[in-house]
RNA sequence: GCCCGGAUGGCGAAAUCGGCAUACGCGACAGACUCAAAAUCUGUUGUCCGCAAGGACGUGCGGGUUCGACCCCCGCUCCGGGCA
Numbered sequence: 001g002c003c004c005g006g007a008u009g010g011c012g013a014a015a016u017c018g019g020c021a022u023a024c025g026c027g028a029c030a031g032a033c034u035c036a037a038a039a040u041c042u043g044u045u046g047u048c049c050g051c052a053a054g055g056a057c058g059u060g061c062g063g064g065u066u067c068g069a070c071c072c073c074c075g076c077u078c079c080g081g082g083c084a
Stems, first nucleotide, its partner, number of pairs: 001083007010026003019067001027045006046057004060076005
């Protein structure tokens, strides 16, 4: 230098043919159970603004296409692999 794969929550990770951003697991917090705890069960769990109702932003970064993008296109960064 060229080619291939990857980057999504606190962590792992799913998202089909472009149409609800967070399924599922772990963790955390609260509760139930218990003398107490473990185990088990239930609920909650992105960020910011707001008293609240609600609003804005958010899939590595910056653009583009589209009514609509994690998904398609262009450039870039970082990680892994291959060729030279």
RNAcentral holds the sequence, with entries from ENA and MGnify. This is a predicted structure of an 84-nucleotide RNA (transfer RNA) from an Acidimicrobiia bacterium. Rfam family: tRNA.